[in-house]
RNA sequence: GCCCUCGUAGCUCAGGGGAUAGAGCGGCGGUUUCCUAAACCGCAGGUCACAGGUUCGAAUCCUGCCGAGGGUG
Repeated sequence: GCCCUCGUAGCUCAGGGGAUAGAGCGGCGGUUUCCUAAACCGCAGGUCACAGGUUCGAAUCCUGCCGAGGGUG
């Protein structure tokens, strides 16, 4: 240089054209307990890396770009 995969919540990841974008862990509050932990209930947290394009509609498809991982002359 070329090819492939990935980038979504603080972390690990689901979601592959139409719902208010979700789960687990973590955080915060509550219940319980003498206290802590555990358990249970609730809450907050997202420009879906970024910029364009296609579409009535894009996290999802296309192009570019940046980053990470892998392959290869």
This is a predicted structure of a 73-nucleotide RNA (transfer RNA) from a Planctomycetaceae bacterium. The organism belongs to Planctomycetaceae, within Bacteria. It matches the Rfam family "tRNA". Its family is annotated with triplet codon-amino acid adaptor activity in the Gene Ontology. The prediction has a mean pLDDT of 81.